Description: The RNA shown here (SAM riboswitch aptamer (S box leader)) has 99 nucleotides and comes from Algoriphagus aquimarinus. Its Rfam family is "SAM riboswitch aptamer (S box leader)". From the family's description: The SAM riboswitch is found upstream of a number of genes which code for proteins involved in methionine or cysteine biosynthesis in Gram-positive bacteria. The organism belongs to Algoriphagus, within Bacteria.
């Protein structure tokens, strides 16, 4: 990096450094010099793997703004004026396995 598969409405901080954008992509709407994002350290959360018959500890990854922040594309139902609800698809994130 590609393929397969599972989950994605909950949960979870602080310090130091850096210094301008960031929230994947389109449109929104948010966060951000009262320092976002990112890196490191400690702490925490608990999704997967692992761990003993079971449970648990420890461990490997991961995560710690907003429903995957919302919407789009398709179908269905309601409402009848561009709205509401549900399901699916595309795409994304994370884990595990394989090449």
């Nucleotide at each position: 990096u590609g393929c397969u598969u599972a989950u994605c409405g909950a949960g979870a901080a602080a310090g130091a450094c850096c210094g301008a954008g960031g929230g994947a992509a389109g449109g929104g709407c948010c966060c951000u010099a009262u320092g976002a994002c990112g890196u490191c350290u400690u702490a925490g959360c608990a999704a997967c793997c692992u761990g003993a018959g079971a449970a648990u500890a420890a461990g490997g990854u991961g995560c710690u703004a907003a429903c995957u922040c919302c919407c789009a594309u398709u179908c269905c139902g309601g409402a009848u004026u561009u709205c509401c609800g549900g399901a699916a698809a595309c795409a994304g994130a994370u884990g595990a396995g394989c090449g």